[in-house]
RNA sequence: GUAACAUAAGGCAAUGAAGUCUGCCAUAACUGCCUUUUUUAAAGGAUGAUGACUUCUACCAUUCA
Numbered sequence: 001g002u003a004a005c006a007u008a009a010g011g012c013a014a015u016g017a018a019g020u021c022u023g024c025c026a027u028a029a030c031u032g033c034c035u036u037u038u039u040u041a042a043a044g045g046a047u048g049a050u051g052a053c054u055u056c057u058a059c060c061a062u063u064c065a
Stems, first nucleotide, its partner, number of pairs: 010025004016056006033045005
């Protein structure tokens, strides 16, 4: 520079990916929980790669080779 396709069979559900299912959202849905304090904010702590199931990957713990 030219050509083709798409611009919804969408997005989201406390950290990644795939499949299935469920729920929610278009002015949005979503951005977790517990304790304490000088309380609408700060400090500290615990669980979990799922909204649920299955699988993979990453991380952590234990055991065996």
This is a predicted structure of a 65-nucleotide RNA (Fluoride riboswitch aptamer (crcB RNA motif)) from an uncultured Bacteroidia bacterium. Its mean pLDDT, the model's own confidence on a scale to 100, is 75. It was read from a public genome assembly, where an Rfam model found it.